[in-house]
RNA sequence: CAUCCAUCCCGAGCGACCGAGAGACCUGGCUCAGUGACGUCGCAGCAACCGCCCCGACGGGGAAGGUGCUAACGCCAGGACCGAUGGAGG
Numbered sequence: 001c002a003u004c005c006a007u008c009c010c011g012a013g014c015g016a017c018c019g020a021g022a023g024a025c026c027u028g029g030c031u032c033a034g035u036g037a038c039g040u041c042g043c044a045g046c047a048a049c050c051g052c053c054c055c056g057a058c059g060g061g062g063a064a065g066g067u068g069c070u071a072a073c074g075c076c077a078g079g080a081c082c083g084a085u086g087g088a089g090g
Stems, first nucleotide, its partner, number of pairs: 001090001003088006013043005021032003025079005044070003049066002052061003074082001
């Protein structure tokens, strides 16, 4: 990185640093943001994809480990070779 599968209206925030945009892209809305957003780091937490345990299976349990996530339905509507995350995969 081609490809395949699953999920994306549940849940879970504080501190430090930084300093102007951010919510993936386009159009239109709406929202967040110098009372410091976004981002980075630390800690905490949520969840349960992988992994672990029980089970013939369906399924259940649990949370040390690998990821992920912690404004708003992937913020909303339309669009497109849509996107993100996990697992598989050559």

This is a predicted structure of a 90-nucleotide RNA (SAM riboswitch aptamer (S box leader)) from Saccharomonospora glauca K62. Rfam family: SAM riboswitch aptamer (S box leader). Rfam links the family to the GO term regulation of gene expression. The RNAcentral record of the sequence draws on Rfam.